[in-house]
């Protein structure tokens, strides 16, 4: 220097042929309990790495770049 892959909630990931973003753990709060854990119910939290461009509409498509992780010279 070139090729791939990856980037999405505090953490770990899902979102497929484009239609107003979920899931487990974590967190708050209530119940339950003498108390705690366990457990059950409820609830906050994310404009999807960043800038543009297609499109009535973009996490999904296209171009540029940013960092990561592979492999090639």
């Nucleotide at each position: 220097g070139c090729c791939u892959g990856a980037a999405u909630a505090g953490c770990u990931c899902a979102g497929u042929u484009g239609g107003u973003a979920g899931a487990g753990c974590a967190c708050u709060u209530c119940a339950c309990u003498c108390g705690u854990a366990a457990u059950g119910a409820a609830g906050g939290g994310g404009u999807c790495g960043u800038c543009g461009g297609u499109u009535c509409g973009a996490a999904u498509c296209c171009g540029a770049u940013u960092u990561c992780a592979g492999g090639c010279u």